A computed fold for an 82-nucleotide RNA from a Lentisphaerota bacterium, annotated as transfer RNA. Model confidence (mean pLDDT): 82 of 100. The organism belongs to Lentisphaerota, within Bacteria. The sequence was found in a public genome assembly. Its Rfam family is "tRNA". The family's RNA type in Rfam is transfer RNA.
[in-house]
RNA sequence: GGUAGGGUACCGAAGUGGCCAAACGGGGCAGACUGUAAAUCUGCUAGCUAUGCUUUCCGUGGUUCGAAUCCACGCCCUACCA
Repeated sequence: GGUAGGGUACCGAAGUGGCCAAACGGGGCAGACUGUAAAUCUGCUAGCUAUGCUUUCCGUGGUUCGAAUCCACGCCCUACCA
């Protein structure tokens, strides 16, 4: 340099343009259980003035009524080829 795949919550990872603050696992916090701990179980795990509202999926633009999802460019990672 070429081709292909990828970048999502603290970590891993799923995610037909609308049912997404986004499943699931790990970690963390709180509680139950236990003599203690581990294991197990329950709840929470972006923020807030909280039946709702606001801001998020590498970055900047674009398409659209509506984008994590589609398009363009850029950055980064992986594999193969050179």